[in-house]
RNA sequence: AGCCGAUAAUAGCAAAACCAUCGAAAGGUGGUGGCGCAAAGCUAUAGGGACUAAGGUGUUAAACACUAUGUCAGCCAGUUGCCGAG
Numbered sequence: 001a002g003c004c005g006a007u008a009a010u011a012g013c014a015a016a017a018c019c020a021u022c023g024a025a026a027g028g029u030g031g032u033g034g035c036g037c038a039a040a041g042c043u044a045u046a047g048g049g050a051c052u053a054a055g056g057u058g059u060u061a062a063a064c065a066c067u068a069u070g071u072c073a074g075c076c077a078g079u080u081g082c083c084g085a086g
Base pairs, nucleotide, nucleotide: 003086004084005083012037013036017032018031019030020029021028022027035074041079042078043077047076048075049072050071051070055067056066057065058064
């Protein structure tokens, strides 16, 4: 330095659910909580994928369909990085 990830050490993050709050929704934020995580750090107009559909379009309405300019990093990916049994 690279690979690898231990019944090691030190620290960290926090799923579902519930409460509050913002939002049209997806989802975000805070609290409780702890399923899990060696990148569960960061990156979402220029990687892929997923979710939502307010507005818009199909048609006059409803219903339905399509659509991101709204989201997801705890889906893959990219990128940076702690520890060290081997």

c-di-GMP-I riboswitch aptamer, 86 nucleotides, folded computationally.
The prediction has a mean pLDDT of 86.
Its Rfam family is "c-di-GMP-I riboswitch aptamer". Gene Ontology term of the family: cyclic-di-GMP binding.
It was read from a public genome assembly, where an Rfam model found it.